The part of an RNA shown here (small-subunit ribosomal RNA, 5' domain) has 541 nucleotides and comes from an uncultured prokaryote.
Context: one part of a larger RNA
RNA sequence: UUGAACGCUGGCGGCAUGCUUUAUACAUGCAAGUUGAACGGUAACAGACCGCUGUGAUCCCUUCGGGGUGAACUUGGUGCUGUCGAGCGGCGGACGGGUGAGUAACGCGUGGGAAUCUACCCAUUAGUGGGGGACAACCCGAGGAAACUCGGGCUAAUACCGCAUACGCUCUUAGGAGGAAAGCGGGGGAUCUUCGGACCUCGCGCUAUUAGAGGAGCCUGCGUUGGAUUAGCUUGUUGGUGAGGUAAAGGCUCACCAAGGCGACGAUCUAUAGCUGGUCUGAGAGGACGAUCAGCCACACUGGGACUGAGACACGGCCCAGACUCCUACGGGAGGCAGCAGUAGGGAGUAUUGGACAAUGGGCGCAAGCCUGAUCCAGCAAUGCCGCGUGUGUGAAGAAGGCCUGCGGGUUGUAAAGCACUUUCAAUUGGGAAGAAAGAUUUAGAGUUAAUACCUCUUAAUAUUGACGUUACCAAUAGAAGAAGCACCGGCUAACUCUGUGCCAGCAGCCGCGGUAAUACAGAGGGUGCAAGCGUUAUUC
Numbered sequence: 001u002u003g004a005a006c007g008c009u010g011g012c013g014g015c016a017u018g019c020u021u022u023a024u025a026c027a028u029g030c031a032a033g034u035u036g037a038a039c040g041g042u043a044a045c046a047g048a049c050c051g052c053u054g055u056g057a058u059c060c061c062u063u064c065g066g067g068g069u070g071a072a073c074u075u076g077g078u079g080c081u082g083u084c085g086a087g088c089g090g091c092g093g094a095c096g097g098g099u100g101a102g103u104a105a106c107g108c109g110u111g112g113g114a115a116u117c118u119a120c121c122c123a124u125u126a127g128u129g130g131g132g133g134a135c136a137a138c139c140c141g142a143g144g145a146a147a148c149u150c151g152g153g154c155u156a157a158u159a160c161c162g163c164a165u166a167c168g169c170u171c172u173u174a175g176g177a178g179g180a181a182a183g184c185g186g187g188g189g190a191u192c193u194u195c196g197g198a199c200c201u202c203g204c205g206c207u208a209u210u211a212g213a214g215g216a217g218c219c220u221g222c223g224u225u226g227g228a229u230u231a232g233c234u235u236g237u238u239g240g241u242g243a244g245g246u247a248a249a250g251g252c253u254c255a256c257c258a259a260g261g262c263g264a265c266g267a268u269c270u271a272u273a274g275c276u277g278g279u280c281u282g283a284g285a286g287g288a289c290g291a292u293c294a295g296c297c298a299c300a301c302u303g304g305g306a307c308u309g310a311g312a313c314a315c316g317g318c319c320c321a322g323a324c325u326c327c328u329a330c331g332g333g334a335g336g337c338a339g340c341a342g343u344a345g346g347g348a349g350u351a352u353u354g355g356a357c358a359a360u361g362g363g364c365g366c367a368a369g370c371c372u373g374a375u376c377c378a379g380c381a382a383u384g385c386c387g388c389g390u391g392u393g394u395g396a397a398g399a400a401g402g403c404c405u406g407c408g409g410g411u412u413g414u415a416a417a418g419c420a421c422u423u424u425c426a427a428u429u430g431g432g433a434a435g436a437a438a439g440a441u442u443u444a445g446a447g448u449u450a451a452u453a454c455c456u457c458u459u460a461a462u463a464u465u466g467a468c469g470u471u472a473c474c475a476a477u478a479g480a481a482g483a484a485g486c487a488c489c490g491g492c493u494a495a496c497u498c499u500g501u502g503c504c505a506g507c508a509g510c511c512g513c514g515g516u517a518a519u520a521c522a523g524a525g526g527g528u529g530c531a532a533g534c535g536u537u538a539u540u541c
Base pairs, nucleotide, nucleotide: 002538004537005536006535007534008533011388012387013386014385015384016383017381018380019346024344025343026342028341029340030339033091034090035089039087041084045082046081047080048078049077050076054073055072059068060067061066098299099298100297107224108223109222110221111220112219113218116216117215118214121212123210125208126207127206128205129163131161132160138153139152140151141150142149143148169178170177171176183204184203185202186201187200188199191198192197225271226270227269232262233261234260237259238258239257240256241255242254243253244252274296275295276294277293278289279288280287281286301322302321303320304319305318324335325334326333327332352378354377355376356375360374361372362371363370364369391421392420393419394418401412402411403410404409425482427477428476429475430474431473435468440462441461442460444458445457446456447455485530486529487528488527489526490511491510492509496525497524498523499522500521506513507512
């Protein structure tokens, strides 16, 4: 000094920290969705409209027999509206979170470099014309124990594919050639209209291009543990030409040619290890370490592979093989906590199957909002650091009791009792900030516009939004009331006597104590040190 553990003890609070061992195996729940302002639709819920069967309140008429009206309940239809399960499409699941197995490496750190890519975001320039054919959902049928699968038919789109156009873009033999796009929503005065809309305008999109920002890939100088009881290593190996491949340089890959390349300035092999900012220690130089926090890397049951995509060779995606677990109708299927909790095992040893999206941040969305075990909080643990308390003053008859004694006394000791005070913290009761700004509705102004719509910005007003939370903090009430231990006392090392024991029982970090007067064992009285801790063990300097 510690991510500690063990023994004894334990009042409160704040802030941190908490599987260092088996990268062992995992029951259960949650951890990545969102978008109806891309689309066909609308299962469920709610409403609206229409209708049917039955019961039938109320009211009206009545010749008192009854007739009419028809709330409410029951039941059906229409996507018409709010919404929205499943589907199709878009964006995001490459971030965030975990772990340190592997890796001695351009992996990391630091300084340079050129042959590159980049979704969303910011800015620039130019466009957004006209067509087509499908596939889900759905319906019908079939197979299967299941997982799920197959066939036929219908259909939409910001899904898919041509055509047109091309400022700039790509290729080029410099003549030329090639290549895009998608719509959706709000509002609307003229004009046209097949009454659907066209058209205008605003917003969000889409296509191409340039530049930026942030991000990523690549190359390289230097630095980066031990072993020589590891001395030679290497054949795509080292270089060249050409080709392929990649976003991109390159033996990255291939064909041919040459025979090179590395090494005592330690190659190769082997052992160990994630690296760094930093942390601990130390006067420093150094030494040891790399938990928490931050940056980078690697991994996701083990091994391999690609697909999609701007980005992955992808923790909660796919395929193959393997081990293991589970289901099975034995034909075949399902799974991956090194996410958050939690379980078993291992171990000296490490927490709740908690609350909330209120804040910060992220994804999607025009927005409202939804999702978020990121995060913020709470719970458990003296695991650590810091703070506070367990009373204060007075009080000599130096009480009683204990211990010692030379029997006179000494000591515990102002300690207690007694008297006078105080009430922190805890307890009970009541009050009570800040973390909240956005967003919503309305008012006014500006911009935009044909427009006083819409939309955007600014301003003002209003009512709201808090998991923590019985919050922090404040006040009141009562009463010293509820709150001290642990180790040591031979020397090192602060602190001494008695009794018991008798080389026994025991102590011990080192020296060493104990064999009848033990300040060293055990108990007691007294003392010393630290204190909600104190000792022991382990660890580093």
Its Rfam family is "Bacterial small subunit ribosomal RNA". Rfam links the family to the GO terms ribosome and structural constituent of ribosome.